[in-house]
Molecule: Purine riboswitch aptamer
Organism: Terrihalobacillus insolitus
RNA sequence: AUUCAUAUAGACCUUUUCCUUCAUAUAUACCUGAUAAUAAGGGUCAGGAGUCUCUACCAAAGUACCGUAAAUACUUUGACUAUGAAGGUGGAAAUCGGAUGA
Repeated sequence: AUUCAUAUAGACCUUUUCCUUCAUAUAUACCUGAUAAUAAGGGUCAGGAGUCUCUACCAAAGUACCGUAAAUACUUUGACUAUGAAGGUGGAAAUCGGAUGA
C1' cells in the first nucleotide's frame, strides 16, 4: 500500500414508514327522477355532474320561508381522499474515513 473479515461509532448521499404544516383539487357545490312529512314538519333512496384526480359528496346547529300545499332557501362549524412542497422521528442501502485481525 492492496484485498478480505469483524465490531463500534462518525461524516455524507439516496430511499422509505409514520406524524405535522402549507398549497392545489372541490365549492363535502350543482342538476334530475322517485318516495315521505307538514309550522312539534321540511326526511329518505337512486342517477348524473364537478377535479391534469382515485375516493368521498355527509353530520350538527341557527335563521328565513311555506297558512296546510308541494316545494324549500340561506348561513356557520367539521373533515376524508389524491397530488406537490417543507419539517420532524424511525428504518434500509451505498460511499468515505478510523480501529482490530488475516